[in-house]
Molecule: RNase P RNA; transfer RNA
Organism: Lachnospiraceae bacterium
């Protein structure tokens, strides 16, 4: 110096004038969009409803170990799979519990013999093999040898596998040693299932409160009007009451919050201490002119809140660490 | 703001659950029929199955992501 990895930081700044939503008695006063506010993909709070208890059904996760309020998210391993290497990726339980599929090709798709090869033998034909061809995404683990008629785990070595102990580690797992020749063993569970843990259901347009007008119930009165005269009823009328409509309050923003600092942990993160208060609407605000700097301004607008994944993004900055090449 | 649905020929739908050459209908077009047209009849064309990954031998289809396009939902009965 190129070139690559892994991580994090920022999101135009300043002024000045009109306006707008909220604070507040009032002002020339204070606060007023993000790092994804977005997808609504998962998890909780919080609400109503519904539950004795526990069980079917469904959904959801899915090597281990922690981490939280949970979690399909984090954080530390294993084990796999790319990459020279920093590093990155894996829905990674089980098909040696059941059932299902495996199209065309091919002789056979879990079961077999087409071509071969060997033996009887003149060919067929029978018989015996699965080395070697061919077919396919997959053909009875591989590969040497022994051995045979020719051949085969038939038999040996050495890798694989799978039981079964030991030892190390909390585990996952990894390492020794010993035994199965291995037909209990082809693949697929993001096929049905099985096993383990976990989930009750809808969502702030959930809901709670107050509460006109009209409506309904009850009670009083009939003094007065109408029901063609008179009585009873019945409208009107008065009071009370109930359901909750307009319309008003709440939910609604001080929270698993945020900034520094000190411990504890390899991390996630947990804990103590100071110290801030930072939009909260309900037709729904955050805008527009104008000047000024430079790095020349990407995606993109809050509607109950958090935590998290995921998608969209302009330019610059820093920090670690790998491979190459050069110099000293 | 929230909750659910769809997407396959120009158009309107099926296959999806349970993976294995992607169908119907209309319509297009060519041919017959008719003096001519429709109408019938007999054929033919036409598909990135929204888009992108991923499981699998294999994906319209089973999973994740993203698009677009639609429906429903305030208080009462």
């Nucleotide at each position: 110096g190129c070139a690559g990895u892994a991580g994090g930081a920022u999101a135009c700044g300043g002024a000045a004038u009109c306006g707008c939503g909220g604070g507040g008695g009032a002002a020339u006063c204070c606060c007023g969009a993000g790092g994804a506010a977005a997808g609504u993909c998962c998890g909780g709070g919080c609400u109503u409803c519904a539950c004795a208890g526990g069980g079917c059904a469904g959904g959801a996760u899915g090597c281990c170990g922690g981490a939280u309020a949970a979690c399909a998210u984090c954080c530390g391993g294993u084990g796999g799979a790319g990459g020279u290497g920093a590093c990155u990726c894996c829905a990674a339980g089980g098909c040696g519990a059941g059932u299902g599929c495996a199209a065309c090709a091919g002789a056979a798709a879990u079961a077999u013999a087409c071509c071969g090869c060997u033996g009887u033998a003149u060919u067929u034909u029978c018989a015996g093999u699965a080395a070697g061809g061919g077919u396919g995404a997959a053909a009875u683990g591989g590969c040497a040898g022994u051995g045979u008629a020719a051949g085969a785990g038939a038999c040996u070595a050495c890798c694989g596998g799978c039981c079964g102990u030991c030892c190390g580690g909390c585990a996952a797992c990894g390492g020794g040693c010993g035994g199965c020749g291995c037909a209990g063993c082809u693949g697929u569970a993001a096929a049905c299932c099985c096993c383990a843990u976990c989930c009750g259901a809808a969502g702030c347009a959930a809901g709670a409160c107050c509460a006109a007008g009209a409506c309904g119930a009850a009670g009083c009165g009939c003094a007065a009007u109408g029901c063609g005269g008179c009585c009873c009823g019945c409208a009107u009328g008065c009071u009370u009451c109930a359901g909750g409509u307009a319309g008003g309050u709440c939910g609604c923003c001080a929270g698993a919050g945020g900034u520094g600092u000190c411990c504890g942990g390899c991390g996630a993160c947990g804990g103590g201490c100071a110290u801030c208060c930072a939009a909260g609407a309900c037709a729904g605000a955050u805008g527009a002119u104008u000047c000024c700097g430079c790095a020349a301004g990407a995606c993109a607008g809050a509607a109950c809140c958090c935590g998290g994944c995921u998608u969209a993004u302009c330019g610059u900055c820093c920090u670690g660490c790998u491979g190459c090449c050069c110099g000293c | 703001c929230g909750g659910c649905g769809a997407u396959u020929a120009g158009c309107g739908c099926a296959g999806c659950c349970c993976g294995g050459u992607a169908g119907c209908g209309c319509a297009u077009c060519u041919g017959g029929u008719u003096u001519g047209g429709g109408a019938c009849c007999a054929g033919a064309g036409g598909g990135u199955c929204g888009c992108a990954g991923g499981u699998u031998c294999g994906a319209a289809c089973c999973c994740u992501g993203c698009a677009u396009c639609g429906c429903c939902g305030a208080c009462c009965a």